[in-house]
């Protein structure tokens, strides 16, 4: 150098045929408890790596690009 995969909340992870983003975990208040754990109840959560384009509408199509893993080479 080439070819293939992934990249969505702090963390693990969805999301149908393109229809306008959730779970569970964590944080924070509450209930409870002599007090804490637990459980349970409420709340907070996001530039879907980034930049373009397509489209009435893009996490989802397409093109560039950044990172990471994967395998083939070519130097040393």
């Nucleotide at each position: 150098a080439g070819g293939g995969g992934c990249g969505u909340a702090g963390c693990u992870c969805a999301a149908c045929u393109g229809g306008u983003a959730g779970a569970g975990u964590g944080g924070c208040g509450g209930u409870c408890u002599c007090c804490a754990a637990a459980a349970c109840c409420g709340u907070u959560g996001g530039u879907u790596g980034c930049a373009c384009g397509u489209u009435c509408g893009a996490g989802u199509c397409g093109u560039g690009u950044c990172g990471c893993c994967c395998c083939u080479g070519c130097c040393a």
The RNA shown here (transfer RNA) has 76 nucleotides and comes from Firmicutes bacterium UBA3936. The coordinates come from a structure-prediction model, not an experiment, and the mean pLDDT is 81. Taxonomically the source falls in Bacillota (Bacteria, Bacillati). Its Rfam family is "tRNA". It is annotated as a transfer RNA. The sequence was found in a public genome assembly.